Predicted 3D model of a 73-nucleotide RNA (transfer RNA) from Chloroflexi bacterium 13_1_40CM_4_68_4. NCBI's taxonomy places the organism under Bacteria, Bacillati, Chloroflexota. The prediction has a mean pLDDT of 82. The sequence is in RNAcentral, with records from ENA.
RNA sequence: GCUUGGGUAGCUCAGCUGGUAGAGCGGCUGUCUGAAGAACAGCAGGUCCCCAGUUCGACCCUGGGCCCAAGCA
Numbered sequence: 001g002c003u004u005g006g007g008u009a010g011c012u013c014a015g016c017u018g019g020u021a022g023a024g025c026g027g028c029u030g031u032c033u034g035a036a037g038a039a040c041a042g043c044a045g046g047u048c049c050c051c052a053g054u055u056c057g058a059c060c061c062u063g064g065g066c067c068c069a070a071g072c073a
Stems, first nucleotide, its partner, number of pairs: 001072007010025004019056001027043005049065005
C1' cells in the first nucleotide's frame, strides 16, 4: 500500500426489509439478614467512532476520514 472483518451502555456483545436501541455482567435502591453474600423486584446509564449525502425518516444505505484486528504484498 491492497483486501476482508470490526467500532453500539462502565465491560462483553446482540440488533432491524430503513420506522425512533437491547441482553448479560457491573453500578444504585428496595425486600430479606445481626451484618454481609445469594436470591427476588425495580432504577439509572447511549451525540450507535467522526463528517457529509440519499430519505418523510439512517445504528442500518452511499461517499470521505479516523482507529483496531487478520490476511496479502

Notes
It matches the Rfam family "tRNA".